Predicted 3D model of a 99-nucleotide RNA (Guanidine-I riboswitch aptamer) from Cytobacillus sp. NCCP-133. Rfam family: Guanidine-I riboswitch aptamer. Rfam's curators write: This family represents a conserved RNA structure found upstream of the ykkC and yxkD genes in Bacillus subtilis and related genes in other bacteria. The function of this family is unclear although it has been suggested that it may function to switch on efflux pumps and detoxification systems in response to harmful environmental molecules. The coordinates come from a structure-prediction model, not an experiment, and the mean pLDDT is 84. It was read from a public genome assembly, where an Rfam model found it.
[in-house]
């Protein structure tokens, strides 16, 4: 100094917190408070799972278009600072930095 599919979506996990439900507590009209309240909804990973497209490499089939099958499977990491109602393994970020 230094590439790269180290792709995109989606479910769903660790983990996260309190918009709404429930739940506790005042008040018993309407509501107020509590996440030092197991939960439901709800956020969720590069460095956690799984599918589905997709990309690239090789082989096969096929006149061509294309279709099948196979590799791919490395990752130590802060403060700070931002969304939402709020908070994080969530953005910044495979980033500063270390090796």
């Nucleotide at each position: 100094u230094a590439a790269a599919a180290g792709g995109u979506u989606u479910u769903c996990u660790a983990g996260g917190g309190u918009u709404c439900c429930g739940c506790a507590g005042c008040a018993c009209u309407a509501g107020c408070u509590g996440g030092c309240c197991u939960g439901g909804u709800c956020c969720g990973a590069g460095a956690g799972a799984a599918a589905a497209c997709u990309c690239a490499u090789a082989g096969c089939u096929g006149u061509g278009a294309a279709g099948c099958u196979a590799u791919g499977c490395c990752a130590c990491g802060g403060a700070a600072g931002g969304a939402c109602a709020a908070a994080a393994g969530c953005c910044u970020g495979g980033g500063a930095g270390a090796u």